[in-house]
RNA sequence: GCUUAACACAUGCAAGUCGAGGGGCAGCGUGGGCGAUGGCAACAUUGCCCGACGGCGACCGGCGCACUGGUGAGUAACACGUAUGCGACCUGCCCCCAGCAAGGGGAUAACCCGUAGAAAUGCGGACUAAUACCCUAUAGGCACAGCAGCUGCAUGGCUGCAGUGUGAAAGGAUUCUGGCUGGGGAUGGGCAUGCGGCGCAUUAGCUAGUUGGCGGGGUAACGGCCCACCAAGGCGACGAUGCGUAGGGGUUCUGAGAGGAAGGUCCCCCACAUUGGUACUGAGACACGGACCAAACUCCUACGGGAGGCAGCAGUGAGGAAUAUUGGUCAAUGGACGAGAGUCUGAACCAGCCAAGUCGCGUGAGGGAAUGAAGGUCCUAUGGAUUGUAAACCUCUUUUGUCGGGGAGUAAAGUGAGCAACGUGUUGCUUAUUGAGAGUACCCGAAGAAAAAGCAUCGGCUAACUCCGUGCCAGCAGCCGCGGUAAUACGGAGGAUGCGAGCGUUAUCCGGAUUCAUUGGGUUUAAAGGGUGCGCAGGCGGCCCGUCAAGUCAGCGGUAAAAUCUCGGGGCUCAACCCCGUUCGGCCGUUGAAACUGGCGAGCUUGAGUGCGUGCGAGGAUGGCGGAAUGCGCGGUGUAGCGGUGAAAUGCAUAGAUAUUGCGCAGAACUCCGAUUGCGAAGGCAGCCGUCCAGUGCGCCACUGACGCUCAUGCACGAAAGCGUGGGGAUCGAACAGGAUUAGAUACCCUGGUAGUCCACGCGGUAAACGAUGAUUACUAGUUAUUCGCUGCGAUUGAGCAGUGAGUGACCGAGCGAAAGCGUUAAGUAAUCCACCUGGGGAGUACGCCGGCAACGGUGAAACUCAAAGGAAUUGACGGGGGCCCGCACAAGCGGAGGAACAUGUGGUUUAAUUCGAUGAUACGCGAGGAACCUUACCCAGGCUCAAACGGUCGGUGCCGAUGCUCGAAAGAGCAUUUUCCGCAAGGACGCCGUCCGAGGUGCUGCAUGGUUGUCGUCAGCUCGUGCCGUGAGGUGUCGGCUUAAGUGCCAUAACGAGCGCAACCCCCAUUUUCAGUUGCUACCAGGUCAUGCUGAGCACUCUGGAAAGACUGCCGGCGCAAGCUGUGAGGAAGGCGGGGAUGACGUCAAAUCAGCACGGCCCUUACGUCUGGGGCGACACACGUGUUACAAUGGCGGGGUACAGAGGGAAGCCAGGUGGCGACACCGAGCAGAUCCCGAAAACCCGUCUCAGUUCGGAUUGGAGUCUGCAACUCGACUCCAUGAAGCUGGAUUCGCUAGUAAUCGCGCAUCAGCCAUGGCGCGGUGAAUACGUUCCCGGGCCUUGUACACACCGCCCGUCAAGCCAUGGAAGCUUGGAGUGCCUGAAGUCCGUGA
Repeated sequence: GCUUAACACAUGCAAGUCGAGGGGCAGCGUGGGCGAUGGCAACAUUGCCCGACGGCGACCGGCGCACUGGUGAGUAACACGUAUGCGACCUGCCCCCAGCAAGGGGAUAACCCGUAGAAAUGCGGACUAAUACCCUAUAGGCACAGCAGCUGCAUGGCUGCAGUGUGAAAGGAUUCUGGCUGGGGAUGGGCAUGCGGCGCAUUAGCUAGUUGGCGGGGUAACGGCCCACCAAGGCGACGAUGCGUAGGGGUUCUGAGAGGAAGGUCCCCCACAUUGGUACUGAGACACGGACCAAACUCCUACGGGAGGCAGCAGUGAGGAAUAUUGGUCAAUGGACGAGAGUCUGAACCAGCCAAGUCGCGUGAGGGAAUGAAGGUCCUAUGGAUUGUAAACCUCUUUUGUCGGGGAGUAAAGUGAGCAACGUGUUGCUUAUUGAGAGUACCCGAAGAAAAAGCAUCGGCUAACUCCGUGCCAGCAGCCGCGGUAAUACGGAGGAUGCGAGCGUUAUCCGGAUUCAUUGGGUUUAAAGGGUGCGCAGGCGGCCCGUCAAGUCAGCGGUAAAAUCUCGGGGCUCAACCCCGUUCGGCCGUUGAAACUGGCGAGCUUGAGUGCGUGCGAGGAUGGCGGAAUGCGCGGUGUAGCGGUGAAAUGCAUAGAUAUUGCGCAGAACUCCGAUUGCGAAGGCAGCCGUCCAGUGCGCCACUGACGCUCAUGCACGAAAGCGUGGGGAUCGAACAGGAUUAGAUACCCUGGUAGUCCACGCGGUAAACGAUGAUUACUAGUUAUUCGCUGCGAUUGAGCAGUGAGUGACCGAGCGAAAGCGUUAAGUAAUCCACCUGGGGAGUACGCCGGCAACGGUGAAACUCAAAGGAAUUGACGGGGGCCCGCACAAGCGGAGGAACAUGUGGUUUAAUUCGAUGAUACGCGAGGAACCUUACCCAGGCUCAAACGGUCGGUGCCGAUGCUCGAAAGAGCAUUUUCCGCAAGGACGCCGUCCGAGGUGCUGCAUGGUUGUCGUCAGCUCGUGCCGUGAGGUGUCGGCUUAAGUGCCAUAACGAGCGCAACCCCCAUUUUCAGUUGCUACCAGGUCAUGCUGAGCACUCUGGAAAGACUGCCGGCGCAAGCUGUGAGGAAGGCGGGGAUGACGUCAAAUCAGCACGGCCCUUACGUCUGGGGCGACACACGUGUUACAAUGGCGGGGUACAGAGGGAAGCCAGGUGGCGACACCGAGCAGAUCCCGAAAACCCGUCUCAGUUCGGAUUGGAGUCUGCAACUCGACUCCAUGAAGCUGGAUUCGCUAGUAAUCGCGCAUCAGCCAUGGCGCGGUGAAUACGUUCCCGGGCCUUGUACACACCGCCCGUCAAGCCAUGGAAGCUUGGAGUGCCUGAAGUCCGUGA
């Protein structure tokens, strides 16, 4: 231990008792009498009679049933709590005191007879009793009127005297008890009052018996409780009324406390008893187990009528996530009745069920074969780690449980019996008797580790980690967040951690939350100051004296029930639990104190106000006046345009515009002065003059004497737009129209133009109504400017200086602040008062109310939804922001691409396969610096499975190779012949075969990686140490000025230094010197040739290749602080980085590559490995990139002539020379492993020709014939010759490269390589330009600064609409229904009054 259904209840029990009140006798027992049966009798059984006795159903009567027990529906109330009062009251049983009980009477129930009804229940007649009922008497009470005395707290109270009226009784067993009257007490109640405890103001007004009075009625008693009459009151912002919710308290939980939340068990009070109403009886009820009526429901019924009330204890159904036995006993405690024994008691005491809570105990302890078993799990895996002293095993203990034995306390009182005392009912003693729980607690003994462990968690918060599975799935999740193939976060396992007969989850409350802040918060920018003033209530208030004692403080007293809590003790073996003592802040009373607050009284002048004097101002209201401008009207001059824009057009204009000039009219606004100026409460206020009104400063210190401050509600003012009525209408100008712009353009621009803009009167009441900063007072460093006064000094009538007040600005200190910032005009330090805030959205919305002519304003939510929204600052990135600067970035030039054909790469398509990768810049003549086979990774087909290669172990063997044959496409298989080396030997070397161990994979993941690479970018940046600044992120340094190609340098400087980058150091080229001269060179000498350094000779020169020199703004002029810049400078081969290369900071792009290599993980293992033949990578409606050749005369052709390089390569090579062939080439053949030999430079130049055409341009394509390489040129090679002779006549939009030996143009070489699809790539030299004003613009980049709602960083972020689905909330034809108020009609039971009997 029903938190839900105060929902419905079967059955049993929960209130009776008294025979010592009574009549009686149905049933039981005793006795007696009369019979019957059995029996000899005693006697037994049985029938009838007798109430004589014990007793007693029903009945009359008394007391009780108003207690106990249950529930919390109602109730926001004097219901509860607390403290008082009743001079306005009652009280059965109990206690004390006093007195009394006399005499009579009539009924009635039961019982009997009859009768109605199914029953419940009656009805009629007759008999009868009482402690039932009635009458008379008695009376110290009560009521009424009167007198006297005492007294209190106003009404009053008490006492005495005499009078009138009225009111009692009961007996019974008889040593006792009961009855009546009066007084007192105790107990229990009744009533009244102060204070206290709840949500909504989107409930602001409520009230007719309402508020009060007089007089009655009623009550135990007061009272509008009720009634008649009279008055018009009463309550309310200190929250009435209404609505919602709720039993209240002691206490309980939480919290450091203040608080917050709750009201279950126990105790007190209240209310209720199916719902509503009513009274009766009684001391007490408007009565849980009484009555009546009405209603709903259930049950019985003969249909006519009846019965019932578990929110008592058990129990049932229902509802629900959920809550127990239809148990035992009156032994104890308590209650009712009784003289008592005793009876009754679902109160109570016990037992049963539930780990629901709290407490205690156990499930073993010590050793241990530890060099650490097996098994499990994990790993860096021959092995190790962990489970783990854990187990086994040895020794020991025995709580609890089990078994056996013993065994309480709770019981004392009472009663019965006996005895004694005093003495007629008490006391004492002895004895007997009474235990539901229970043979329970407890004690003793026995056996035996025996019979006894789970739950949650392991990403962080938070103690505890690995493996496997899964692959944004399945799932987890309190918050943050995990899961997309290596998950400590999911699931499992092993291990670990926490707690432990429990553990975890969920719900709720408090805490943390200083996050409603009294303790203890805020309002410039985060949410938050009212738009402003005046001001009632309220709150707060200067100096001094006196007084009171309300607040305040102190002592004492009363109360604050018990239980609970705290503290101190004690008892159950401990504890929970129980017992004893102690403490308790509230309220009330009383006695004091008088500092402070407050009340009252007296005073003061500094706060406030008044007066006088004197200033100031765009302060307000109203009237008048002024000029310029604009527009319009009329006239003159004058002619073709004007106007407008980025450019235009609409528009105006030959009917004369614009322009210009004269006259006139209208309305609105006031240029300059003018300002960080001034005034005003704010909104706001600007030409000049006048009138009226108000404000404020300063000076004097004359007057009043705290008159003050703030201010909810209220009142007033309140920009612009708007509304109403009436005027006015020049300008400007929403709406509207037209023209432009644009994809569109309901816009920006232009031309027009209505309301409005202006005035008068009214309404409205809002703004970024802002200083985003309420008002007032006081205090707290300064500097400077300015406005208005005053005082002193002082020039040239007054500039200025100093001081002192009041304003308005700027800067800054302390302090404050999250920072930005504020800083005597505070956002500092304090005080008072008001207003406002409490996450974002929904939303300043909806509903309601108030205001308004309307527009709309004020007040102002919730559902739902999100895990943020927001402030200030920082670093980046970005900007159709700014400043400075650079780059073939633009511009200026030259040549190209994009059009054609072809080559090549890519996409797409196709295919058995067209292997794979690269995809903006930074993929696309890229990986590939050589795809016919091979390569090759792809496809088809045929084979192999220690296997194609390699290493190792063991065993066998002598091969290998060569030749021949068979099968086969080949791989491969088989057969035959020949046949090893070293060593004496053992054995070894080299192979082959077999076994075993390692294999192999261009399969996946470049988003697991190493390494390498691209790009920003050869851009000038990227950082660190220490110091300093900042709460911090971070800053400073690295910024600023000048300069540079450069973060290059100089100067400056809270920074001083340093590192990686820049530059330099390295290589090549340009000049010179020196050294060395062969294969190079040849000036002098000599020889020789047709000729040539060809030869001797030489090393001068050129050249080659080693070492040096040289260039540094060093010198001069100019500029500059310096760094540095500059010059037709000098000198010099070269001049300001001399030209080129190599060299690439921190980092970015999850950039590229697992197919170069390496490597983690995953996957395949007679295949995703490997061998072979063939095919494919070469396809072809198409699209793109990169190139080549061209389109021609600066050209083509010539079988005409003729020059000049560099750098490389060469032996399966380069190949002179000769011969053959038209040629590719072939044959012969010298030289050269190279400064020696070989590999033919071309454009250019000279001559000739072509004469602008698809050509003597162009060469594709195709046919034929060949050459070469190679096992092999079909798919799929290059080259040669003959023939053929396509497109193309300089290329749209767009786009690329290049700044000097560059572009352009010309050829040569090399790598790869059998050959070659090379027009590609990498190098080499020949010829050799044009242009750059400049940095506005495009692109990219660097530095500083600015804005930012971006940080995946603008390819960002983000707004609105929408199909379908879902959530929440509305509307809706309708359907259904709860509650409340008021009025009217009918009206039960019942009470009162009246009347009648």

Record summary: Predicted 3D model of a 1397-nucleotide RNA (small-subunit ribosomal RNA) from an uncultured bacterium. The RNAcentral record of the sequence draws on ENA and SILVA. It matches the Rfam family "Bacterial small subunit ribosomal RNA".